[in-house]
This is a predicted structure of a 102-nucleotide RNA (TPP riboswitch aptamer (THI element)) from Sulfuriferula sp.
RNA sequence: CACCUCUGCUAGGGGUCUUUGGAUAAAAAUUAUCUAAAGUGAGACACACCCUUCGAACCUGAUACGGGUUAUACCGUCGUAGGGAAGCACUCAACUGCUCCU
Numbered sequence: 001c002a003c004c005u006c007u008g009c010u011a012g013g014g015g016u017c018u019u020u021g022g023a024u025a026a027a028a029a030u031u032a033u034c035u036a037a038a039g040u041g042a043g044a045c046a047c048a049c050c051c052u053u054c055g056a057a058c059c060u061g062a063u064a065c066g067g068g069u070u071a072u073a074c075c076g077u078c079g080u081a082g083g084g085a086a087g088c089a090c091u092c093a094a095c096u097g098c099u100c101c102u
Base pairs, nucleotide, nucleotide: 001097002096007089008088009087010086011052012051013050014049016046017039018038019037020036021035022034023033024032025031026030058083059082060081064077065076066075067074
């Protein structure tokens, strides 16, 4: 010095469903919008949250499979799959490696 840790700055990436009540529109089933609760979650439109290659943030496969729920990727599998957005500064353990000095 590298590896490793924390934080910050700048830049970038990402998702936003499900159920129920009410209102409105379409004559009905039903659908759409608004609104109030409830469920999961970091986040369900937040000047927020999460993630940025050491990358399961998120997307694809997927109208997938198993379980469960009032219902929903709600949970698990898939997943060593295919994709996926970075630089700088500060700070810092051990081991190990490299370089220099004695």